[in-house]
Molecule: transfer RNA
Organism: Minisyncoccota bacterium
RNA sequence: AGGGGCUUAGUUUAAUGGUAGAACAGAGGUCUCCAAAACCUCUAGUAAAGGUUCGAUUCCUUUAGCCCCUG
Numbered sequence: 001a002g003g004g005g006c007u008u009a010g011u012u013u014a015a016u017g018g019u020a021g022a023a024c025a026g027a028g029g030u031c032u033c034c035a036a037a038a039c040c041u042c043u044a045g046u047a048a049a050g051g052u053u054c055g056a057u058u059c060c061u062u063u064a065g066c067c068c069c070u071g
C1' cells in the first nucleotide's frame, strides 16, 4: 500500500428491516440468630457521523479502534 473480518450494558454475548433480550457483575428486598446459598425487584447498552426506508443493531457510504491475509 491492497484485501477481509469484528465493534451491542461494567464483562460475556442474542436479535438476518417491525417495542433491543439473556447470563454474570452492581444496588435494594424476602428468608436466616448471623452469614452464605436460593428467590423477587431495580439500574445499565447498539463505536462516531451521514444516507436509504413508514420504520435501521440489521442495508449503503465515510471515519475511528482492534485483529487477520497478501506484497
Stems, first nucleotide, its partner, number of pairs: 001070007010024004018054001026042005047063005